[in-house]
Molecule: Bacterial large signal recognition particle RNA
Organism: Acidimicrobiia bacterium
Order: sequence, then structure tokens, then C1' cells
RNA sequence: CCGUGCUAGGUGGGGAGCUCGUGGUUCCCUGUACCCCCAAUCCACGUUACGAGGGGCUGAACUCCCGGCCGAGGCUCGGGCUGCCGUGAGGAUGGCGCCCUGCACGCGGUGAUGAGGGCCGGGUCCUGCGCAACGGGAUCUCGUGAACCGAGUCAGGUCCGGAAGGAAGCAGCUCUCAGCGGGCCCUCCCGGGUGCCGCAGGGCAGCCUGGCCUGAGCUGGCGACGGGGAAAUGCGCCUCGCGGCACCGGUGUCGACGUCGGGUGCACGG
Repeated sequence: CCGUGCUAGGUGGGGAGCUCGUGGUUCCCUGUACCCCCAAUCCACGUUACGAGGGGCUGAACUCCCGGCCGAGGCUCGGGCUGCCGUGAGGAUGGCGCCCUGCACGCGGUGAUGAGGGCCGGGUCCUGCGCAACGGGAUCUCGUGAACCGAGUCAGGUCCGGAAGGAAGCAGCUCUCAGCGGGCCCUCCCGGGUGCCGCAGGGCAGCCUGGCCUGAGCUGGCGACGGGGAAAUGCGCCUCGCGGCACCGGUGUCGACGUCGGGUGCACGG
């Protein structure tokens, strides 16, 4: 120096977070680095802490160990005429929004199937009268309806009379009063949140509507614009301050990947 078989080692690392501390599970960076399984009201450990258990692969160097450089990224502490969000104090006499109002510029709606206007009416509203319908009552009609205190007729019986005859009169029968029940065509009276009803009078702000004349606007829902008002408990604005995030530029610290240098075996055979 070469070959074979092994062993230590390796089979990802780092930052944050957690923790008294270390590693793992978690998040992030790096970039490719075996498999199964366990773990945040955690898991295994104690400075020799750099996961526990099981199974593979590689293996003395591109690969393992140490150091230097570079440097992704994280953490930390200041800074900024910076931006955003939240918050505190003060201000502004008023930008938006709010209230009242105007205009008719735009959009919309509506209009020659006639806008707006003018003239003449009608309705909606009120009063009175009428009519109709409805309801109630009366009248009318039918039925029923009186132990005695209603009527007629009054058997029997009673009374008067010498007799002829006369009188009162219960029950029954008939009729009827008051009352009760049904009907209610007609007639009369009364009533009112009854009426596409009629007549007369009144009223007519608004709304609806008819006729005639005229002939192009009318409206104001939204936006724009104007005037007035309240308001600094809404949004926005100005000043000062605090906190968070982002951005910019630094301090300190850790540091992956990469790169450079150095280091590390055993046995056998040639």
C1' cells in the first nucleotide's frame, strides 16, 4: 500500500418555547437526513443530563471527531420627522355624518293614450226630510185560557108560594176578560257604527272623479350643489403621550447548510 472480516462512531443539525437545568415530543429555519412505537393537566434524565424501547443499514472516511471561516434563520437591547391598529389627555368652531330648508344640474318616476294651468260640476263630510231593508212593540189572526169573586144556558138539589108559578144558582156545556203560546200579508209607532237609495240646505282644507279650453312639462325617491342649526358621548382632523405589530437601520448572542485545515482503530492474508 492492497484485500477480507469486525469495532468505536454515524444514521441529521440548529433557533425559539418548556424546564432549576439537559434532551425529546410542539413551532420555525436549514434542505433530504432508516423503520416501528411513547410523550404538554407531558416523557426520559441530572452536569458523565444531548430522549426511553425494539428492529435494520453503514462503518475508519465524501460519510466519524475537533477547530477556523462564511452565513440562512432565531432571540435580545437601543434608535426612527416612517406606516397601521388600540388607547389616554387637550384642541379645533366645524370635513363627513345628523336636523330643518332651498334649487331643479344628473339619474329615476310620470306625461301628446294629454303634464301643468284655467272654468264649471259630482263624490267623500255635516244637518233635516223621505224611501227601503232590518230589529222591537202595538194592531190583526189562530189556539189556549176563570174552583168562587165573568157571561149565557143551568140537570140534580135548594128557597118562596095552598097552587099556578117565581127566584137565586153548584157541577157540566158554550162563550169570553186579563194572561200565555204560535203566525205576522197589510196598517201604526219606535230605534240606529243599516243603505253603490232619493230630495233640500250647508261645507268643500285634502283626496278621488266628470265635462270644456289650453298645450309641455310635472315630480323630488337618490346623487350633486346652496342656506341655516345643533354637536367635539359617532367617524375623520391637529398637538402631546403610552402600548402592540410592520418597515428601515444598528448592538449583543446562538447558529443550520457550505467551505478550509487537522485528528481517529482491531484481526487475518498478500